[in-house]
Predicted 3D model of a 327-nucleotide part of an RNA (large-subunit ribosomal RNA, domain IV) from an Ignavibacteriales bacterium. Taxonomically the source falls in Ignavibacteriales (Bacteria, Pseudomonadati, Ignavibacteriota, Ignavibacteria). The RNAcentral record of the full RNA draws on ENA.

Context: one part of a larger RNA
Parts: sequence; C1' cells; structure tokens
RNA sequence: CGCAGUCAAGGAACUCGGCAAAUUAACCCCGUAACUUCGGGAUAAGGGGUGCCCCUAGCAAUAGGGGCCGCAGAGAAAUGGGCCAAGCGACUGUUUAUCAAAAACACAUGUCUAUGCCAAGCCUUUAAGGCGAUGUAUAUGGACUGACACCUGCCCGGUGCUGGAAGGUUAAGAGGAGAGGUUAGCUUCGGCGAAGCUUUGAAUUGAAGCCCCAGUAAACGGCGGCCGUAACUAUAACGGUCCUAAGGUAGCGAAAUUCCUUGUCGGGUAAGUUCCGACCUGCACGAAUGGUGUAACGAUUUGGUCACUGUCUCGACUGCGCGCUCG
Repeated sequence: CGCAGUCAAGGAACUCGGCAAAUUAACCCCGUAACUUCGGGAUAAGGGGUGCCCCUAGCAAUAGGGGCCGCAGAGAAAUGGGCCAAGCGACUGUUUAUCAAAAACACAUGUCUAUGCCAAGCCUUUAAGGCGAUGUAUAUGGACUGACACCUGCCCGGUGCUGGAAGGUUAAGAGGAGAGGUUAGCUUCGGCGAAGCUUUGAAUUGAAGCCCCAGUAAACGGCGGCCGUAACUAUAACGGUCCUAAGGUAGCGAAAUUCCUUGUCGGGUAAGUUCCGACCUGCACGAAUGGUGUAACGAUUUGGUCACUGUCUCGACUGCGCGCUCG
C1' cells in the first nucleotide's frame, strides 16, 4: 500500500453529491395510506414470532396446551433499507464491442401520403430478372407522432406538393423567304448571271416545364407595433392608427426553455444560488418539429426525511483463519 474485520461518544458535522460502507434481508402471523387506467400501489408502511422437552389432535406438514435454558434460538451461505415530493420518458425492450444505458432509439396508438391501365407503387438492375408477394387497399411502401385521458386554434403571402388549362415564354424537329460561293451564257469589259452543287438561313409550326389559376399546414413553415382612455393612484374591459398571409387560441409558464436573476411571495432549515407551491414582467413556451395531465414502471435526474453507519469530528486497533512493497 492492497484485501478484510472491530470501535467509546456523536451520527452526514464528510462531500459537487451519503460516493463508499452500514442498516434491511429467509419463513410464519397480524396489519397496510394517498392515488388509481380498479389490474394495481403492496413484500406498501408498521408490529410480533422462530430453540429444546412433554401432552393432545393429525397419515403428515402442522396446530393447541404445559414446561425448561440462555444476554441472545431464521440461516453455513446466498438473501429488499424504507418513505415523501418533483422533472423526463407511458410501459417490457434497444444502444455508442473498448470512457456515455440515458430524458437518446424502438414501441403499441394516431395522422398524412403513394399504390386499384396488380406486369401495383417504392426499391434493385445496362437489361433480363429479383424484391414487394405466391400478397391485392382491414394490403404493401414512405413520412411524422409516440400508451391512455382531455385536446390539437389562426395563416396558403413565400417554399413544396396536387390539380388545371385560356393566354405568355420555350428545345430538338418540321419549314425554307432571303443571302453568299461556284459558272454555262451574256457584256458597254465595270459587271450581270440560269440550272445544278454548295455554305447559310427569316417568318411560321413546335411538348413538358416556367409564368399563370386554384387547392393543400398531423406539408416545409409563420403566428405584430405605436398612442390614448375609468370620479385617489394604478391598471385598461374600451378607442385610434400603421403594417401583415395571419397576428399565438386552449393549456402551461423564472420551466431540461428566464438573460436581467439568488425575480417576488409562501413552504421546508437556526441558517436554503438547489427543492416544492404560487405570481406572470414568456430576453427567447405553445398545440402530432404535438400541448396539458397522468396510475404503473425506471441500475434515469433533482430536493427532502426516518433508519443506518469510520463519510466525518479523529483517529485507533486486529489478521501464522493475509498478501505485496520498501528497509
């Protein structure tokens, strides 16, 4: 030093934090709250018992009665500490093999969407073929949400998607006005110039798309400012004005979100930057990027409490039924 064991008095004063350790523990009997989805919660909590001998009942486990001993009778070992209040996630499950097990992922549920010329859509592939599926919309694929309860407001201006087709724009292609080159021929010798060949090439025509017109937010997303006003004051139900596609509804709120901030008030403590309950001035909550609740569950996070203890005050001792290292 490591591994174990014990400790007076105190009992978390330790510490970021009860980390570690200790307490509890088996079986039997009694007893058991809030809350609740009526299943649970629950081994809740809490209390008592456990040896040996004799008698009685019983096949027996065991039960009843009487007695005896000790400070102490579950056990060789393995073998729950409990409770209260919040956050998050409903749950069992899954994960960073080798620093993260979680509030992350998944999940049942809900919704949207694609697919019915099934040789389906999606995916794979140059193709053939395969998958989907030996399935057929109560199916299969994609996306979001994430049990359950109560709910899920307004905005289609932008972006996307779906539908529309009058007009505008628009490619190759079609089209071939016109122009150039060449030269039979003609010529006033300057040039002109048929056919053919050749180099170009205007108008016109020409799909989807885009522009355009609608729809669509459980599609991507978004959801205001200033001024005035009530017979104390304060505040503003009310009014005015500007802007917008529309100006945040219900619910929640200093929150896993609050900068100012240790906000203010209340509770808990002798003392509380944490915690719980409120308030609302929401820097910068908010409704399936879901909102608010919620029994049960959790090696989850936070605060408190009882028990318990060498965590500590503050250290001491023991181990040939213990090892190492130094010396």